RNA sequence: CGGGAUAGACCGGGGGACUUGGGGCCCCCUGUCACCGCAAGCCCUCAACAGCGGGGUCGAAGCCGACGGAGAGGACGCUGCUGGAGACUGCAGCCCGGCGGCCAAUCGUCGAUCUGCUGUCCCCUGGGGCAGGUACUGCGGUGAACCGGGUCAGACCCUGACCGGAGCAGCCCUAAGCCGUAGGACCUGCGUUCAGGGGGUCGCAGCAGGGAGAGCGGCCACCGGUCCCCUGCACCUUCAGCACGUCCCAUCCGCGGCGUUCCC
Numbered sequence: 001c002g003g004g005a006u007a008g009a010c011c012g013g014g015g016g017a018c019u020u021g022g023g024g025c026c027c028c029c030u031g032u033c034a035c036c037g038c039a040a041g042c043c044c045u046c047a048a049c050a051g052c053g054g055g056g057u058c059g060a061a062g063c064c065g066a067c068g069g070a071g072a073g074g075a076c077g078c079u080g081c082u083g084g085a086g087a088c089u090g091c092a093g094c095c096c097g098g099c100g101g102c103c104a105a106u107c108g109u110c111g112a113u114c115u116g117c118u119g120u121c122c123c124c125u126g127g128g129g130c131a132g133g134u135a136c137u138g139c140g141g142u143g144a145a146c147c148g149g150g151u152c153a154g155a156c157c158c159u160g161a162c163c164g165g166a167g168c169a170g171c172c173c174u175a176a177g178c179c180g181u182a183g184g185a186c187c188u189g190c191g192u193u194c195a196g197g198g199g200g201u202c203g204c205a206g207c208a209g210g211g212a213g214a215g216c217g218g219c220c221a222c223c224g225g226u227c228c229c230c231u232g233c234a235c236c237u238u239c240a241g242c243a244c245g246u247c248c249c250a251u252c253c254g255c256g257g258c259g260u261u262c263c264c
Stems, first nucleotide, its partner, number of pairs: 002264004008058004012030005020047002022044003035054004064259002067254004073248005079243008089234005095225004100220004106214002114209007121199008129190006136183007148173004156165002
């Protein structure tokens, strides 16, 4: 250097489910150019390094062994961050009540907070006022075709005539009635007033006392209450994503490197 054989390895890996447990069949994820048959009413020449049977490939190295690194994907975590949902409680904000401090518009010696009295408000009683109504009285006006009065032209009656008689219209007057007005009485009502009594209220007004503060509003602090209606935080449960750590790991790289059996 050539030929042959063998050890070993490859023809995937992870998770779930199943199982006393392990591996496989089954399901999911991921990777690959990439074997066949069998197996859930299960299979195993399993009881521990990964099914059984057949086939293929590499073969002492591009596929074995060791070391180092990268690493799809997956599992796990009193781990961290972010986000969602739920639960229930706590705290705080918000809300309600109370108290205080600071700033301060404005008011105040033309008298503040405060105190007292009275009024304003309500009820009862009485008086007045006004309005309306009723009847009465006074006054004014009006008021009768005939059936009221006076005067009664004309006409009429009587008469020889005067006188006389009755009497329409007109004019004047009046009765009942009607209208107006005034008065007192009574009734009703009131955006009315006064007095007395009782009640109520400190919002306002007046008066008196007294003599320097009061204070819209804003901010801060404290105490108590209430509530999860709203907001924030904390706590708990759960889900998702990301990160970190641990583990499994196909595959790839260092690799033309290191190590590795027998025969001709």
Molecule: Bacterial large signal recognition particle RNA
Organism: Asbonarchaeum danakilense (SeqCode)